[in-house]
Context: one part of a larger RNA
RNA sequence: CUGGGCGUAAAGGGCGCGUAGGCGGCUGGGUCCGUCGGUGGUGUAAGCUCCAGGCUUAACUUGGAGAGGUCCACCGAUACCACCCGGCUUGAGGGCGGUAGAGGAGCACGGAAUUCCUGGUGUAGUGGUGAAAUGCGUAGAUAUCAGGAGGAACACCUGAGGCGAAAGCGGUGCUCUGGGCCGUUCCUGACACUCAGGCCCGAAAGCGUGGGGAGCAAACCGGAUUAGAUACCCGGGUAGUCCACGCCCUAAACGAUGGAUGCUAGAUAUGGGGGGUAUCGACCCCCCCCGUGUCGAAGCUUACGCGUUAAGCAUCCCGCCUGGGAACUACGGCCGCAAGGCUAAAACUC
Numbered sequence: 001c002u003g004g005g006c007g008u009a010a011a012g013g014g015c016g017c018g019u020a021g022g023c024g025g026c027u028g029g030g031u032c033c034g035u036c037g038g039u040g041g042u043g044u045a046a047g048c049u050c051c052a053g054g055c056u057u058a059a060c061u062u063g064g065a066g067a068g069g070u071c072c073a074c075c076g077a078u079a080c081c082a083c084c085c086g087g088c089u090u091g092a093g094g095g096c097g098g099u100a101g102a103g104g105a106g107c108a109c110g111g112a113a114u115u116c117c118u119g120g121u122g123u124a125g126u127g128g129u130g131a132a133a134u135g136c137g138u139a140g141a142u143a144u145c146a147g148g149a150g151g152a153a154c155a156c157c158u159g160a161g162g163c164g165a166a167a168g169c170g171g172u173g174c175u176c177u178g179g180g181c182c183g184u185u186c187c188u189g190a191c192a193c194u195c196a197g198g199c200c201c202g203a204a205a206g207c208g209u210g211g212g213g214a215g216c217a218a219a220c221c222g223g224a225u226u227a228g229a230u231a232c233c234c235g236g237g238u239a240g241u242c243c244a245c246g247c248c249c250u251a252a253a254c255g256a257u258g259g260a261u262g263c264u265a266g267a268u269a270u271g272g273g274g275g276g277u278a279u280c281g282a283c284c285c286c287c288c289c290c291g292u293g294u295c296g297a298a299g300c301u302u303a304c305g306c307g308u309u310a311a312g313c314a315u316c317c318c319g320c321c322u323g324g325g326a327a328c329u330a331c332g333g334c335c336g337c338a339a340g341g342c343u344a345a346a347a348c349u350c
Base pairs, nucleotide, nucleotide: 003322004321005320006319007304008303012318014201016199017198021194022193025088026087027086028085029084030083031082034080035077036076037075038074039073040072041071048066049065050064051063052062053061054060091191092188093187094186095184096183097182098181099180103177104176105175106174107173108172109171110154115149116148117147118146119145120144121143125136126135162169163168206247207246208245209244210243211242215241216240220236221235222234223233258317259316260315261314262313263312266295267294268293269292270291271290272289273288274287275286276285299306300305323350324349325348332343333342334341335340
């Protein structure tokens, strides 16, 4: 390489948009490029197969015939592929009517709590732990009442719930804005799927400039514990956590499961929409579509388990794996302010 694979053994790209490329629904006609058939040519020698001959045989070798593979020309076939012309609606998109939602961005507002400040009441403790101590407190703390300041986060509702491509999203109102689902079957008529490069987004931590800073809290300083204790526990505490703008681009970025389409028993719960039945009405009950879970036929799987949300049966496209270590490394390249990121070996060793 081929082959075989990628939930847990090595292996799904963190997620999306999309270029080249690959691949693509039903149907009529045309061309005959691929494809297929025939004929002719080409197809050195050696080799291969068959026949005959030569060394006593064989290996070996000589002669003859044939096959194989490549290409060319001509004649023909037209199912499939391709190309050209035309039609269709089920894929896809759009219109119209509904609908749920922590989807995104900005602005404003609200209450509870922590802390701090001011004042009142009040007096000796408080805090903390396994037990303590450091700490705070007669310069009046803790507790309690009133007022004020400021920052961050939004209890209950809350759900095995919802939304989003993923990261992720949760107080309330307003403005701007993306997507989905259901119904209708009105319009377009294959416009589809996937996607190397490319571009965008991308938790936390971290970086730059400016702001902010209540609580929490790496580093750091104390108190304990201990043989020690650069920890676990306690008292403090700075970056940071928050905001604006600009970077970084990683993760157990996980469902450790790429995307799309079709097919293959059901049961049950729940979210959204529609229809039917019933009713005064709501609920209940039945059916259809979309989502989220659990249990399970067949089947799959080494097993665990998966099982219409497949890890079943198939097709298309992308990514990735190929013994362990060295090595999510070195070197080089690209990117970054830096930290570092992406790509990615070998010697050697088992």
The part of an RNA shown here (small-subunit ribosomal RNA, central domain) has 350 nucleotides and comes from an uncultured prokaryote. The prediction has a mean pLDDT of 88. It matches the Rfam family "Bacterial small subunit ribosomal RNA". Rfam links the family to the GO terms ribosome and structural constituent of ribosome.